This is a predicted structure of a 74-nucleotide RNA (transfer RNA) from Syntrichia caninervis.
This record gives sequence, structure tokens and C1' cells, in this order.
RNA sequence: GCCCCCAUGGCGCAACUGGAUAGCGCGUCGCCCUCCGAAGGCGAAGGUUACAGGUUCGACUCCUGUUGGGGGUA
Repeated sequence: GCCCCCAUGGCGCAACUGGAUAGCGCGUCGCCCUCCGAAGGCGAAGGUUACAGGUUCGACUCCUGUUGGGGGUA
């Protein structure tokens, strides 16, 4: 250089053949419980889905480019 894969809350992951409000676990915060903690129960906050365009009635999902990470090849 060329080819392939990946990028989604603080962390790890889902999201079907494009379909309506992007969820789950851990963590964080508040409340209950307790003499106090842990455990347990209830609730809440936290996401411009890496970035920029395009297609579409509709995009995390498809197309193009860029950036970052991983792998393959001489």
C1' cells in the first nucleotide's frame, strides 16, 4: 500500500430483513431496611449511536468519505 472486522451512557454488551419511545447487567445517586455498614427492596440521573455527508416517508442499521482500534497479506 491493499483487504477484512469493530466504534452505542463511566465500564461490559443488546437492538431481528430499515419501523416508530435506543434497552440489559455492573457502577453512580436518592429512599426503605439496619444501632451502623454489607446484602436485599424501590426509584432516579446519565446516550447528539466516533465524525461529516447521502439515500429513504422513516437510519444504530444501507451507501460514500474521514478518524481511531484490531487482524490478514507481500
A source record names the gene tRNA-Arg-CCG-2-1. The RNAcentral record of the sequence draws on GtRNAdb. Model confidence (mean pLDDT): 80 of 100. Its Rfam family is "tRNA". Lineage of the source: Eukaryota > Bryophyta > Bryophytina > Pottiales > Syntrichia.